[in-house]
Molecule: TPP riboswitch aptamer (THI element)
Organism: uncultured Gammaproteobacteria bacterium
RNA sequence: GGCACGAGCUAGGGGUGCUUCGUUGAUUUUGCAAAUGAAGCUGAGACACACCCUUUGAACCUGAUCCGGCUAACACCGGCGUAGGGAAGCCGCCGCGUUAGUUC
Numbered sequence: 001g002g003c004a005c006g007a008g009c010u011a012g013g014g015g016u017g018c019u020u021c022g023u024u025g026a027u028u029u030u031g032c033a034a035a036u037g038a039a040g041c042u043g044a045g046a047c048a049c050a051c052c053c054u055u056u057g058a059a060c061c062u063g064a065u066c067c068g069g070c071u072a073a074c075a076c077c078g079g080c081g082u083a084g085g086g087a088a089g090c091c092g093c094c095g096c097g098u099u100a101g102u103u104c
Stems, first nucleotide, its partner, number of pairs: 001094003008090003011054004016048001017041008060085003066079004
C1' cells in the first nucleotide's frame, strides 16, 4: 500500500409450532385432556453431531391465553417496540520499501 470487515477456532445462548389420520386413553356409545406413530404445511431450523444467534445483540424470552389484518389452523403482515431481558473471547492474508541487528 492492497484485499477482507468477514471467515476460522474455542466457548456459550436459543426455538421446536399447526393440520389430518391411526393407536393408547377401563368399559356399551360419543369423546376432552394427555401420550405415541405416520403423513402433510410454514420456516434457517419443527429434535437435527443440524440450524439460527452471541452486546454493532428482534436469535430467543417476558409482557402475552396481548391488539389489528389474514388463514381451516399454525404460519405470515402490522402494532406493542427508542419497552423489560438476553449468550464472547481469540486470530488476519498478500506485495513493496526503509532502518537496525545477526549470519555467510